A computed fold for a 74-nucleotide RNA from Candidatus Gottesmanbacteria bacterium RIFCSPHIGHO2_01_FULL_39_10, annotated as transfer RNA. The prediction has a mean pLDDT of 81. Rfam family: tRNA. Rfam describes the family as follows. Transfer RNA (tRNA) molecules are approximately 80 nucleotides in length. It is annotated as a transfer RNA.
[in-house]
RNA sequence: GCCCUUUUAGCUUAGUGGCAAAGCGGCAGUUUUGUAAACUGUUGACGUCAGUUCGAUUCUGACAAAGGGCUCAA
Numbered sequence: 001g002c003c004c005u006u007u008u009a010g011c012u013u014a015g016u017g018g019c020a021a022a023g024c025g026g027c028a029g030u031u032u033u034g035u036a037a038a039c040u041g042u043u044g045a046c047g048u049c050a051g052u053u054c055g056a057u058u059c060u061g062a063c064a065a066a067g068g069g070c071u072c073a074a
Base pairs, nucleotide, nucleotide: 001070002069003068004067005066006065007064010024011023012022013021018054025043026042027041028040029039030038047063048062049061050060051059
C1' cells in the first nucleotide's frame, strides 16, 4: 500500500427493511431471624457522518476502532 471480517445495554449474544429481544449484571420489592437463592417489577444500547427508501440496526459510501490475510521497501 491492497483485500477481507467485525462494531447492538456495564458484559455475552439474537434480531437482516416496519414496536430493538434475551441471559448475566445494576436498582427496588416479596420471601427469610439475617444473608444467599428463588420470584416480581424496573434500569439501560444499534461506532460516527452522509446516501437510497414512505420507512434503515438491517441496503450503499466515506471515516473511526478492533481482528485477520497478502505485497513492497527498510